[in-house]
RNA sequence: UCUAACCAAUGGGGGUGCUCGGAAGUGACUGACGGGCUGAGAGGCGCAAAGCCAACUCCUAGAACCUGAUCCGGAUUGUGCCGGCGGAGGGAAUUGGGAUGAGUACCAA
Numbered sequence: 001u002c003u004a005a006c007c008a009a010u011g012g013g014g015g016u017g018c019u020c021g022g023a024a025g026u027g028a029c030u031g032a033c034g035g036g037c038u039g040a041g042a043g044g045c046g047c048a049a050a051g052c053c054a055a056c057u058c059c060u061a062g063a064a065c066c067u068g069a070u071c072c073g074g075a076u077u078g079u080g081c082c083g084g085c086g087g088a089g090g091g092a093a094u095u096g097g098g099a100u101g102a103g104u105a106c107c108a109a
Stems, first nucleotide, its partner, number of pairs: 001102002006097005011059004017037005024030002043053003065090003071084004
């Protein structure tokens, strides 16, 4: 001088799917409410859209999340449920603490 894990502050990003029963209404269908699946997270306000709030999570050494994708294979009542695609493309950060490791210079023996 640089610096890992980890912690904090401030700021920012992100998703909210599938399914069973079903009050009530309906032309199709919508769907209060309750249960189940995966997940860190499937919540709430709002007629609804937009938007807002909450929890959770991720922030460039970035697999949070989006695109490809109405994709491919497998499983399932069903769904990104699992795997592939795939370290492919895109994607939101600064500061302080912290000590691990490394480098350079000088001094002494």

The RNA shown here (TPP riboswitch aptamer (THI element)) has 109 nucleotides and comes from Pseudovibrio sp. Alg231-02. The organism belongs to Pseudovibrio, within Bacteria. Rfam family: TPP riboswitch aptamer (THI element). Rfam's curators write: Vitamin B(1) in its active form thiamin pyrophosphate (TPP) is an essential coenzyme that is synthesised by coupling of pyrimidine and thiazole moieties in bacteria. Its mean pLDDT, the model's own confidence on a scale to 100, is 75. It was read from a public genome assembly, where an Rfam model found it. Of the family's consensus pairs, 96% are formed in the model.